[in-house]
This is a predicted structure of a 350-nucleotide part of an RNA (small-subunit ribosomal RNA, central domain) from a Deltaproteobacteria bacterium. The coordinates come from a structure-prediction model, not an experiment, and the mean pLDDT is 88. Rfam family: Bacterial small subunit ribosomal RNA. It was read from a public genome assembly.
Context: one part of a larger RNA
RNA sequence: UUGGGCGUAAAGCGCGUGCAGGCGGUCGGGUAAGUCAGAUGUGAAAGCCUUCCGCUUAACGGAAGAAGGGCAUUUGAAACUGCUCGGCUAGAGUACGGGAGAGGAGAGUGGAAUUCCCGGUGUAGAGGUGAAAUUCGUAGAUAUCGGGAGGAACACCAGUGGCGAAGGCGGCUCUCUGGUCCGAUACUGACGCUGAGACGCGAAAGCGUGGGGAGCAAACAGGAUUAGAUACCCUGGUAGUCCACGCCGUAAACGAUGGGCACUAGGUGUAGGAGGUAUUGACCCCUUCUGUGCCGAAGCUAACGCAUUAAGUGCCCCGCCUGGGGAGUACGGCCGCAAGGUUAAAACUC
Numbered sequence: 001u002u003g004g005g006c007g008u009a010a011a012g013c014g015c016g017u018g019c020a021g022g023c024g025g026u027c028g029g030g031u032a033a034g035u036c037a038g039a040u041g042u043g044a045a046a047g048c049c050u051u052c053c054g055c056u057u058a059a060c061g062g063a064a065g066a067a068g069g070g071c072a073u074u075u076g077a078a079a080c081u082g083c084u085c086g087g088c089u090a091g092a093g094u095a096c097g098g099g100a101g102a103g104g105a106g107a108g109u110g111g112a113a114u115u116c117c118c119g120g121u122g123u124a125g126a127g128g129u130g131a132a133a134u135u136c137g138u139a140g141a142u143a144u145c146g147g148g149a150g151g152a153a154c155a156c157c158a159g160u161g162g163c164g165a166a167g168g169c170g171g172c173u174c175u176c177u178g179g180u181c182c183g184a185u186a187c188u189g190a191c192g193c194u195g196a197g198a199c200g201c202g203a204a205a206g207c208g209u210g211g212g213g214a215g216c217a218a219a220c221a222g223g224a225u226u227a228g229a230u231a232c233c234c235u236g237g238u239a240g241u242c243c244a245c246g247c248c249g250u251a252a253a254c255g256a257u258g259g260g261c262a263c264u265a266g267g268u269g270u271a272g273g274a275g276g277u278a279u280u281g282a283c284c285c286c287u288u289c290u291g292u293g294c295c296g297a298a299g300c301u302a303a304c305g306c307a308u309u310a311a312g313u314g315c316c317c318c319g320c321c322u323g324g325g326g327a328g329u330a331c332g333g334c335c336g337c338a339a340g341g342u343u344a345a346a347a348c349u350c
Base pairs, nucleotide, nucleotide: 003322004321005320006319007304008303012318014201015200016199017198021194022193023192025088026087027086028085029084030083031082033081034080035077036076037075038074039073040072041071042070049065050064051063052062053061054060091191092188093187094186095185096183097182098181099180103177104176105175106174107173108172109171110154115149116148117147118146119145120144121143125136126135162169163168206247207246208245209244210243211242215241216240220236221235222234223233258317259316260315261314262313263312266295267294268293269292270291271290272289273288274287275286276285299306300305323350324349325348332343333342334341335340
C1' cells in the first nucleotide's frame, strides 16, 4: 500500500463558523463529457497459449495461428452520473402566534457568614489535637451585645431538573443580546450535508500592566509525629485565588463514543409545549412533538456492555490508528514576553 479498525485493547481533532473539495431531493426536455455496445487502426521481434514439424526422446529449436491491458478514430444507445433549460415541495429556510431556560454582556442592589476596627458587659483562660506543642490572652483574650469597614461567595429553592457548540453557567433587579421548542397557515424553491487549510471560542494553573485583598492557601517558617518526615496533623503565612485590559491554548477538555440523514419491539420516570376525552373547575387519563434518565426485544460485541439519545442496519463527508520502549522526545519550522505549545523523527533495544 491493499485492507482492517477507532466506548474500555493503538486510534474521534477540546468545541464551533466556514473558503476550496467530496457528496446530494423530485418530475420533464435537451446534450453526450463519464458510462455501455459495435467497427477500424495500433498493440515490433522474442516470450505465454493452440496446432504441426525437426534433433532416437525431452529440454531445445522451427513454422503457422490465436490472444493481448491500454490508446486513438468512428458509428450508435440514453437507464444512471455530469452539464444545461424548465417545473415541483416531502429537505432547508423566511414570515406569523405562543413558550421555557443558572445561554452571553454590562450596570445596579440584598441578606447570612468569616475577618478586622471602635465601644459596652465580663474574667482567666482561649485555641488546637489521637495526645500535645508552636500560637493568642491580665497591655484584658475566648464568650456576649451594639456600631462600623472591607472583600469574596451566593444556604434553603435544587431536581441522573434547565440552558449552551464545547469550555461552562446558580442571590435579586434593570438594559442590550444569541440560540432553541411548540402551533397553524402563507411564502422562497434544493438555497442542502460535511469540511483539508483558515478564522474564532476555549476550565484550572501560569505570564504582563494597573488595581484589590475578607476567607482560603502552593512556596516558606515554626510545632508535633517518626529511625528519619524536605509529608500526612497543628499554628502562622506570601504569590495566587477577585477586577480591568492583554497574552497563554493546555486537561481523565470524558459519554474516554466526530458530524448529518434514514430505518429497526416495547416498558417506565422526568422537563418544555400542543391537541383530545372527562369534569362545575383543577387534577387524573389518552395522543403527539422536542429534550433528558433508567430497564429491556431483535441485532451487535472478545467480553463488559450498547440497544429509537445505538456501540443495531445503511449512505455521505471529515479526523485518526498500524507492536512495546526510545518519545509526544531530539533536530528543524511556526507560535509565545516567558513558561512552554504545535508539527514530529531516527539510531539503538526487546